[in-house]
Molecule: small-subunit ribosomal RNA
Organism: candidate division WWE3 bacterium
RNA sequence: UUUUUUGAGAAUUUGAUCCUAGUUCAGGAUGAAUGCUAGCGGCGUGCCUAAGGUAUGCAAGUCGAACGAGAAAUAUAAUGUCUAGUUUACUAGACGCCUUAUUUUUAGUGGCGAACGGCUGAGUAACACGUAGGAAUCUACCCCCAAUUCGAGAAUAACCAACCGAAAGGUUGGCUAAUACUCGAUGUGAAGGAAACUUUAAAGAUUUAUCGAUUGGGGAUGAGCCUGCGGCCUAUCAGUUAGUUGGUGAGGUAAAAGCCCACCAAGACUAUGACGGGUAACUGGUCUGAGAGGAUGAACAGUCAGAGGGGCACUGAGACACGGGCCCCACUCCUACGGGAGGCAGCAAUCGGGAAUCUUGCGCAAUGGGCGAAAGCCUGACGCAGCGACGCCGCGUGAAGGAUGACGGUCUUCGGAUUGUAAACUUCUGCGAAUAGCACCGGCUAACUACGUGCCAGCAGCAGCGGUCAUACGUAGGGUGCGAGCAUUAUCCGGAUUUACUGGGCGUAAAGAGUUCUGUAGGCGGUUAUGUAAGUCAUGGGUAAAAGACCCCGGCCUAACCGGGGAAGUGCUCAUGAAACUGCAUAACUAGAGGAAGUUAGGGAACAGCAGAACGUAUAGAGGAGCGGUGAAAUGCGUUGAUCUUAUACGGAAUACCGAGGGGGUAGCCAGCUGUUUGGGACUUUCCUGACGCUGAGAGACGAAAGUGUGGGUAGCGAAACGGAUUAGAUACCCGUGUAGUCCACACCGUAAACCAUGUCUGCUAGAUACUUGUAUUUAUAUGGGUGUCGAAGCUAACGCGUUAAGCAGACCGCCUGGGGAGUACGGUCGCAAGAUUAAAACUCAAAGGAAUUGGCGGGUUCCCGCACAAGCGGUGGAGCAUGCUCUUUAAUUGGCUGAUAACCCAAGAACCUUACCCAGAUUUGACAUGUAACUGCGAAUCCUACGAAAGUAGGACGUCCUUCGAGGGAGUUACACAGGUGUUGCAUGGCUGUCGUCAGCUCGUACCGUGAGGCGUACCCUUAAGUGGGUUAACGAGCGCAACCCCUACUGUUAGUUGUAUCACUCUAGCGGAACUGCCGUCGUAAGGCGGAGGAAGGUGGGGAUGACGUCAAGUCGGUAUUGCCCUUAUGUCUGGGGCCAGAAGCAUGCUACAAUGGCGCGCACAACGAGUCGCAACACGGCAACGUGAAGCUAAUCUCUUAAAACGCGUCUCAGUUCGGAUUGAGGGCUGCAAUUCGCCCUCAUGAAGUUGGAAUCGCUAGUAAUCGCAGGUCAGCUAUACUGCGGUGAAUACGUUCUCGGGAAUUGCACACACCGCCCGUCACGUCAGCAAAGCUGGGGCCACCUUAAGUCCUGCGUGUAGUGGGCCCAUGGUGGAAUCAGUGAUGAGGAUGAAGUCGUAACAAGGUAGCCGUAGGGGAAUCUGCGGCUGGAUCACCUCCUUU
Repeated sequence: UUUUUUGAGAAUUUGAUCCUAGUUCAGGAUGAAUGCUAGCGGCGUGCCUAAGGUAUGCAAGUCGAACGAGAAAUAUAAUGUCUAGUUUACUAGACGCCUUAUUUUUAGUGGCGAACGGCUGAGUAACACGUAGGAAUCUACCCCCAAUUCGAGAAUAACCAACCGAAAGGUUGGCUAAUACUCGAUGUGAAGGAAACUUUAAAGAUUUAUCGAUUGGGGAUGAGCCUGCGGCCUAUCAGUUAGUUGGUGAGGUAAAAGCCCACCAAGACUAUGACGGGUAACUGGUCUGAGAGGAUGAACAGUCAGAGGGGCACUGAGACACGGGCCCCACUCCUACGGGAGGCAGCAAUCGGGAAUCUUGCGCAAUGGGCGAAAGCCUGACGCAGCGACGCCGCGUGAAGGAUGACGGUCUUCGGAUUGUAAACUUCUGCGAAUAGCACCGGCUAACUACGUGCCAGCAGCAGCGGUCAUACGUAGGGUGCGAGCAUUAUCCGGAUUUACUGGGCGUAAAGAGUUCUGUAGGCGGUUAUGUAAGUCAUGGGUAAAAGACCCCGGCCUAACCGGGGAAGUGCUCAUGAAACUGCAUAACUAGAGGAAGUUAGGGAACAGCAGAACGUAUAGAGGAGCGGUGAAAUGCGUUGAUCUUAUACGGAAUACCGAGGGGGUAGCCAGCUGUUUGGGACUUUCCUGACGCUGAGAGACGAAAGUGUGGGUAGCGAAACGGAUUAGAUACCCGUGUAGUCCACACCGUAAACCAUGUCUGCUAGAUACUUGUAUUUAUAUGGGUGUCGAAGCUAACGCGUUAAGCAGACCGCCUGGGGAGUACGGUCGCAAGAUUAAAACUCAAAGGAAUUGGCGGGUUCCCGCACAAGCGGUGGAGCAUGCUCUUUAAUUGGCUGAUAACCCAAGAACCUUACCCAGAUUUGACAUGUAACUGCGAAUCCUACGAAAGUAGGACGUCCUUCGAGGGAGUUACACAGGUGUUGCAUGGCUGUCGUCAGCUCGUACCGUGAGGCGUACCCUUAAGUGGGUUAACGAGCGCAACCCCUACUGUUAGUUGUAUCACUCUAGCGGAACUGCCGUCGUAAGGCGGAGGAAGGUGGGGAUGACGUCAAGUCGGUAUUGCCCUUAUGUCUGGGGCCAGAAGCAUGCUACAAUGGCGCGCACAACGAGUCGCAACACGGCAACGUGAAGCUAAUCUCUUAAAACGCGUCUCAGUUCGGAUUGAGGGCUGCAAUUCGCCCUCAUGAAGUUGGAAUCGCUAGUAAUCGCAGGUCAGCUAUACUGCGGUGAAUACGUUCUCGGGAAUUGCACACACCGCCCGUCACGUCAGCAAAGCUGGGGCCACCUUAAGUCCUGCGUGUAGUGGGCCCAUGGUGGAAUCAGUGAUGAGGAUGAAGUCGUAACAAGGUAGCCGUAGGGGAAUCUGCGGCUGGAUCACCUCCUUU
C1' cells in the first nucleotide's frame, strides 16, 4: 500500500452481596419427522432403518462392407409343363426348377464391445484416501514415423440323419466357409548374445476410393507399483513378531520386492504408543463460528471397495468380472423325484422393517456411450413428465374513497372505551376481486383484560405457576410475531473464555503427588568468537482437478437458478539468497555450578556405656481403721493389718529444671550425661575446574501413629472385655479393674488435617523491629545465612499475601473442569492380612461451594437496667362458696378469645326481651331503606268482641292529615328493581387494641470508606431515668422517639363568692398568678455532672395521670361499626310461644369468707371523701322482730335526700374448744321487683351448723401515704347472681448488704452449616414403594485365536498318454469336524450397597464451648447415628499467662 469489514447477552444458589461453578434460553442449519393449516409458479431434492427377501417388465449390444447357410419379397434372364388366343412361328397368364441382381431378416462361425455407463457403503484405521514426489512397468481402440501384407493346408459350428432326457440339455455319424485355426517363405526391425550367430509376423473385405492386418519406434490416454507427510477413540490393551527382519540362490510377475521357496544369520517394531479392542469408506466440500476452531461427508465431482455369504481361476489390452464361468453354504422356484433353474446395493414396482422417503410413466428429439464405412440399431446413462410445502426463491388473496365512528362481540368507573376505515356502500384495476393460517402474550421475550377452576384439572425450555380476586391452567375479547406457512420434536455449531493455541486455573471455592534425597528419557539453558545453514526470513518456479465460497460482467420479467472472467485457496514441493536469533561443529572465558583451605553453631544419624527423680512390686520394722474415688456415690483395697511411714532389694519405661514459635534435618521427625563412627549447612579467603546447570514422566530410596509376622520384654498407661454409677435407655462421657498394644531385634505395611491446606529453581521490586548463627571492628556499627511480627507499591472474590510473596517475569513437573453416585464397582499391580494404588458408568439433583454483610440465636464473653433476684410484708396452691374456662353431656347447652399477651375476658348486670342456639307455629318486596309503574270510598293509630300458646286472622266501634288546590306532598295495596343475613374468610382489608415497653431506641440528607451487600454518622471515654448531656473523632446536620408543653395533687398570693358561716375572721368553693433553676455554699471532675449542706411546704423528674418511636407476633377483632370477594333469597331473611346459654364425674384460673384472743359477741361512743337523685333520692311519723309496708315534708341539689361510715376507742363477757370460731348446707315462714321468680332472682326471720386448727411441690403482688387493713359511693339496672369492675377516703408498716444466680430488656464483642431465623438446622439404622447399576452357582449367544483331522473347485508340480483329449499322484486351500485357551455381550435364584419418595419408627451424631471441641489416619467395639485407644491438625470457643507489634 492492497485485500479482509469483524466479536451484544440473560435467567437461576442468598435475607441481601461479591466470587466460583454448573444448568437453561434467545441465533443459524437439516436428505428430516409430527401437529394444525394450505392458492399459484420457477429451480432443486426425496429408504439416513433390513449390504433384508423379491412377482412382472425393461436396463448391452452391434457388424451381412469378415463367413457359410436358411427364410421372405421384388426384379431379371434361361428353360420345362399347362392353359388361352392365334395355331409354323408368335403373344399372354399360371406353376415348377435353375442363373443373376437388389432389399429385408434370422440362429450360428468370426470381430469389437460387454472391465464403460448405472447402484450401494457392508467391509476397510489401510499407501484405502488426500497431498508432494519416485522408478523397475503395461496400455485395445486413437495420432505420427519406418517397413511389409508372398504362398500352402487341415478342420469345425451352423445344417442333415439317428438316438437319450419330463425339462435343462446332450451323445454318435456325415457335409461346409471365413478377417476362425495351422504350416512354409521373407526379416526393415525387435529379443537374446562378448561376438559369430540364433529366434521371431501378417488377412483380407469392397471396388477405385477406402476400411483393415503384421513388425518396430514415438506420442496421447488409461492402468499397475514404491516413498515422505497428514487426518478417530481407548493404556482398565505394554509388550508384539518365525516369512517374522535381513542376506545368498532358484522360481514368479507387465513390473521392484519374502511376492514365493531352500539355506544362512537373529533380527524387526514399541511410551513420538507397537500389539490388541471399539468405531468409521476417504476427499473436494457442507453447516456453524469474529476468528482459531468444532461438527459433518445426503445431493454434485474425484478416489476406493462391494455385487446373496465364502473360495477359485479362465478369457482378455484391461476382470479374478453386478445383468460371465466352476465349487461349497444358506435361501427361493420347477420336477415325471431321475434331475434342473436363480441372484434388483440397475430403472420402476412389491412385501418387510421403520418416526420416515415417490410413477410397475414418455422419449432416444437433445447431451453422452457401444457397434458399424454409413444409413442406422441399442442405451431405465440421459432428457422430460408424474407424486410429496421436503427445501430455496418469486407472486397473489385487491386499490382509492367511506363516521351515524352502524349492528354484533368484549370490557366498563355505567359516563363510555375498544374491535375500527375495519364492514356495509361508491368508484377503479383486472379474464375474474379472488383461500389465511399458525404460534405466542408473568420474567428471560415483542404482546392484557374478563370469566371458569380452586395444589383439583392442568401448564412448564429454566427458575417456577395453580390451596376462591391466576396478566403463568381452560375459554373468550383484544394484542404481538411470522405468513402459504406456523409451531413442536430430534440432531450439529454458536452463545460456552464451560478443555482456555488465540483464551482459564490450583492458600480458603475443584485442583501442588508425604519427601526432590538419587536421578533415566524428555523440555529448557551463562559470556565471547569463527564456520555451517536444519529451524527461521526473503524472492522466484511447479502444483494445489472441475464444481462450490468471494469479486466483476452477463442470461431467464425479478429472485432462486444458470453462463463467462478474475482473484483466492494462508498447503506441499523445488531453486536461489540472507545469517540477527535457536540448533550443530570448533576454539576460548568466569558472573552459574562444583572442588580446596581455615573457622563455626546444632535434640542431624547409628552404636555402646552410665546416671538421678518418679512409679510399681517384694522383704523387714513402726502403726492401727480406714483407704481410694466422685458433681454426689458405688464397685474396689483393708484387722490374713491396707492407706501412711522407715530401711533394703528388684524391675521396666520416660528424661523435670535449662526450655524459648529457640536449634537441626529433604520430609517423617529429633531432647538426661559420656564416648566412638558419620551426613549436611553457614561464613571468610578468592586458590583450582571451566557451563560440568535447572526441572524431571516412569524408576529407586526414605516415610508419624495404628496395624501384621517371628522371638523377647512388660513398671506405668491402656483399645477390647468385666464391674460400679449416671440415665427414660447409656453398648458412652465419670469411677474401679484390665488384655492386645505401647518398649527391643529382624521383616512387612506405605497411609494422616503427611498442612504454611501455598511444587522446585532463577532474577527483579520501600522499609521498620526482634531473635538466632558467622565475619570485620576498640565501641557505635557494617556485612552474610536463617527464623518471626508489622507494613509500601502491587496482587486478591474477599479474607488476606507482601524480599521467607499469594507482587513482576522466566524454565520444568504434578493436578483441576458442577453436586451426589464414588475415591466406589469391575479389571490390573502390590501386600501374609488389614488394605493400598490405578480408576469408571448407569442413575439422580439445579444446585453444591468460597469469602464477606445484616440480623437472630448460643447450656460464649463483657458492661448496664428492671419488685428480676436478694432483704422484707401479705397472699395463692389445702377448706367451703362465688365467678370464668376446659372437658363431658345435651334437641340446644349460641359464638369469640387459649403460654407470657385466654380464663369476674367480650358481658357497665342471660327469668321474657337481650339471643346470635334448640323445638314448634307463622310469613315472603318482607321487621327496615330508596326508586319506577299501576291501583285505592285516604283504610293508619286507638278501643271492643270471637278464635288462637302467641304471632296473627275475622268482625265491629271510632272517625279522617298537610296544601301554593297541581289527584301536589304524605299514606296504603299490588308488581318489578331490591331489601335483609350475629352466614364465611381478621390468612383479602380499614379502624381500634394487646405485647415486647414508657424499653431507649429507629431513621434520613450530604460527604467519606467498601467492587458490593453494607459501614460511618449512632463507634471510643465519662455521665444520665434516657442516643440525657459532655469530651474526642471523616464526619456535618436533621427527623420520629426521651425530656418539656397538658391534667390532678402538695405550699402560697390575689380576685370573687352562693346554698357554707348567727356575724367577722377562718375553713371551703373556683378562676388567675407565684414558687424549684443543681439557683447558692463546700468538695471531686477538663466538662457534662456526682456527693454533701443550707434555706424551703416541696430538692435534684417533688408525687400521680394522660402521652406508647421504627417495628415484631399473617397476635386479637368481619359477633361494636365500616368493608372486598364468596354464599342464602317461600330462607342461612323476618315474627311469635316455650326451652337453652344456669346441665356436672373431673380438671384449671381469678376471687370472697375463714380457720380465731392483734379475736368473736353485747353495750357505749368519735372522725371522712368521691359521688348519685324527678318514671328519681326520700327525711320524718306510724305498723312489723325484720326484710318491708302505709302516709308524707323537702329537693332538678355546696340548700333536700341517699348518709348511721367502718376499722379505731371505752366497758363487759367468752378462755383455746371444731368453741359464744367458722358459716356452708338444709327445713319452715315471710318481704320486694316484675305480664311472669318452676327450670332460674334478691332480701328478712326462726331453726339447722359441713369442711376448715394457717395449707406439698410450686408460685403471685408490693419500695411509702406504698403494702396490709377498714368501710363508703357510682355505673350497668324493673329486679338481681356485685364476693366483680371503676372510684373515694380512714388507719398505716417492714426491708433493700448487694448484682453471684433466676427471668426479661438494652449495648459491645465472638462462633454459627440458622434467615419460616434454636419451637432453627440436621445424621444414621430400621419398615414400605419405585429405579438404575454391581456381585453371583450357572445357562445362552457373537466375532476372532491356537492345535489337529477331513478337503470341493482351482492354479502350480509330476507320472502315463499322438506328449492331443483325457487320466493317476502331490502341495496349498474355502467349507466342515474334534479339542483348548481367552474375549465381548445377554440372562440369572440370591446377596451387598446406592438413589429417590408423603405426615412412618428409634435415638440426637454434627452446626453455638451443639451441651464429652471438632476433624484426619488407623485399630477394636456397638441397633443406629457413632464410642474408645494411639499419633496428628486448627478449618476450636473461653479465661489466664507469655511473646511481638502500634501509639503516647